RNA sequence: CGCACGGGUAGGGGAGAGAUCCGGCUUCCACGGGCACCGAAGGGGCAAGCUUCGCAAUGGAGUGCGACCGCGAGGUGAAACUCUCAGGUCAAAGGACCCUAUCUGGCCG
Numbered sequence: 001c002g003c004a005c006g007g008g009u010a011g012g013g014g015a016g017a018g019a020u021c022c023g024g025c026u027u028c029c030a031c032g033g034g035c036a037c038c039g040a041a042g043g044g045g046c047a048a049g050c051u052u053c054g055c056a057a058u059g060g061a062g063u064g065c066g067a068c069c070g071c072g073a074g075g076u077g078a079a080a081c082u083c084u085c086a087g088g089u090c091a092a093a094g095g096a097c098c099c100u101a102u103c104u105g106g107c108c109g
Stems, first nucleotide, its partner, number of pairs: 005105009018035001020034004036089003042085001043083003049076007
């Protein structure tokens, strides 16, 4: 340098769930309220493992030490799992994630 990885941009693909009821002049959108739902923006939660502290513990005149196992209390710890705060439930927009191209980072996986 390149590859991998992280970030940006552009293009392509991309699910689920009420075109629900009420309100105001109210057809649509938006807004407010009600009931019912979805999980793939974002956000929260946790397993094993690893780790810290405490308790207990044969031997023993005294002093010191105290691994492993065990019990208890913490820390860390993933997701497409889970929660449903946020967001969403015609279309549009958005959309985790995947692909292609390009820009970029310094060490990273």

Predicted 3D model of a 109-nucleotide RNA (Glycine riboswitch aptamer) from an Anaerolineae bacterium. Of the family's consensus pairs, 91% are formed in the model.